This is a predicted structure of a 75-nucleotide RNA (c-di-GMP-I riboswitch aptamer).
Its Rfam family is "c-di-GMP-I riboswitch aptamer". Rfam links the family to the GO term cyclic-di-GMP binding.
[in-house]
RNA sequence: AUUUUCUAUCGGCAAAACCGGAGAAAUCCGGUGACGCAAAGCUAUAGGGUCCAAAAAGGACAGCCAGUUGCAGUU
Numbered sequence: 001a002u003u004u005u006c007u008a009u010c011g012g013c014a015a016a017a018c019c020g021g022a023g024a025a026a027u028c029c030g031g032u033g034a035c036g037c038a039a040a041g042c043u044a045u046a047g048g049g050u051c052c053a054a055a056a057a058g059g060a061c062a063g064c065c066a067g068u069u070g071c072a073g074u075u
Stems, first nucleotide, its partner, number of pairs: 001074002005072001012037002017032006035063001041068003047065002049061004
């Protein structure tokens, strides 16, 4: 410099389910647990989308796309 690309088995994250807790709900927090992840790191009024809410107000999701910064590898 390259930016998804063959290799990461060191190390990292942690789906469902179960238990406890918060919440009207989506969902979140802790524990157990691993389906998976090369960004499953970060970003949720100021991109799109989805979910909750009778509707609105508002809330939630980054493990939907996206944006952004990086790792390994390669040159």